[in-house]
RNA sequence: GUAUUCCUUUGGGGCAGGGUGAGAAUCCCGACCGGCGGUGAUGAGUAUGAUUACUCUUAGUCCGUGACCCGGAACACGUAUGUGUGAAGGUGGAUUUGGUGAAAUUCCAAAGCCGACAGUUAAAGUCUGGAUGGGAAAGGGAAUAG
Numbered sequence: 001g002u003a004u005u006c007c008u009u010u011g012g013g014g015c016a017g018g019g020u021g022a023g024a025a026u027c028c029c030g031a032c033c034g035g036c037g038g039u040g041a042u043g044a045g046u047a048u049g050a051u052u053a054c055u056c057u058u059a060g061u062c063c064g065u066g067a068c069c070c071g072g073a074a075c076a077c078g079u080a081u082g083u084g085u086g087a088a089g090g091u092g093g094a095u096u097u098g099g100u101g102a103a104a105u106u107c108c109a110a111a112g113c114c115g116a117c118a119g120u121u122a123a124a125g126u127c128u129g130g131a132u133g134g135g136a137a138a139g140g141g142a143a144u145a146g
Stems, first nucleotide, its partner, number of pairs: 002145009017029003031126002033115002035065004043056005060113002069090002074085004095111005117129003
């Protein structure tokens, strides 16, 4: 360093300013935000005389994936009607143009577009709530194996 198992920690951001109105962080103008892994021609660093090698870093809209929702194998509890947990599987949003180049939906420039459910004096990506939850995954530790 790799694989498996176990323990542990971490693990989501955002309506300024204004308009209408009895009432809007929900409408309108405008503002703001971008989970996790992969890919990656960006940027930075280290080593080297150089070639070059290595490390860190670079996508909301590409490839996957989590949260919400559907589902309900199986398990736990209960005398029981039941209650709780919950695997597989399913659903689920969005990008173009120009530039450079051997190569870019990733770089540079410009203009777009997207965002679960429930609630609300009025329709919500941004408020409140389920959620002191769950979680992709990341860091650390232990055991075992070749």
Predicted 3D model of a 146-nucleotide RNA (FMN riboswitch aptamer (RFN element)) from Aquibacillus salsiterrae.